[in-house]
Context: one part of a larger RNA
Parts: sequence; C1' cells; structure tokens
RNA sequence: UACCGCCCGUUACUAUUACUGAUUGAAUAACUUAGUGAGGCCUCCAGAUUGGCUUUGGAGAGCUGGCAACGGCACCCUGUCACUGAAAAGCUGGUCAAACUCGGUCAUUUAGAGGAAGUAAAAGUCGUAACAAAGUUUCCAUAGGUGAACCUGUGGAAG
Repeated sequence: UACCGCCCGUUACUAUUACUGAUUGAAUAACUUAGUGAGGCCUCCAGAUUGGCUUUGGAGAGCUGGCAACGGCACCCUGUCACUGAAAAGCUGGUCAAACUCGGUCAUUUAGAGGAAGUAAAAGUCGUAACAAAGUUUCCAUAGGUGAACCUGUGGAAG
C1' cells in the first nucleotide's frame, strides 16, 4: 500500500503433532500359582577292579642238616580259605536348584483400517458474519435451530 480495504467460518488438497481405536494385537523385562525337572552335594545300598595279611594244595630253582630215605629255612609262580583296606558304574532317600510348559500380575515399548481435533502453508471452493449507523448496531449470559460464517427467542450491558 487507506473500501478495488480489512476480515470470518465451512469445505477440498498437502505436511505435521498428540488423542482414540476393532485386532481378546505383538515384543521385551520383572515377579509368580501349578506341573515337569537336568545337574551338584549329602545319604541307604551296591561292589566291576585292585592291594595287604593269613590257611592250605601243586610246580620251580637256592641255602642247609643227613650216607640215604627224608627234613628245615627263606624266595618265587599259580590256585584256595578266612579277615581286611581302597574303589568305578549303578541304586535309595534328602537338599540346593538351572531350565522348560500351561497360566496369572505388573511395567516399558510397538503395529493398526478407521474416527475426531490442533497447527502450518497456499493466488483452491461456498458465501460475506465482523470493522463505517458495515447496510438487521455490537457484545455478554442462556435456550432452540441451520452448509458455513451464523439465525431466532428471553434477560442484560454500552466496550
């Protein structure tokens, strides 16, 4: 930039921000009822295997007594009787208890057609409600109504 002004709301497009939202939505963490329960430890047994000592039989070689028959001593191999030590698997009961399953509580995130708002921008659409006595003076309270600004009733104020 001074009425060829200023300016209000609906509506359409775009962007954005929270809200709501079926999905008996999803994920994660914590705690937890019930069930299952690895594994560790303790415990009742078990006793593969292995050691010591002892009884007794057989074989071997050594020392020794003995003329010899035969005997004594210690060693070693193998079997056997009794006692005893260590000890794996397995097994009984208990305890601690990871983890898993069906659920529960709570918290934090998160998807979502749609709905209803705010904001921004703009040369969109419909009107022109306000500003001049703005063409029905304006505004407040309240009630009803209407595409929208708004209209009408009642009461009030003068800004």
Small-subunit ribosomal RNA, 3' minor domain from Dendrothele bispora CBS 962.96, 159 nucleotides, folded computationally. Taxonomically the source falls in Dendrothele bispora (Eukaryota, Dikarya, Agaricomycetes, Agaricales). RNAcentral holds the full RNA, with entries from SILVA. Its Rfam family is "Eukaryotic small subunit ribosomal RNA". Its Rfam clan is "SSU clan". Its mean pLDDT, the model's own confidence on a scale to 100, is 80.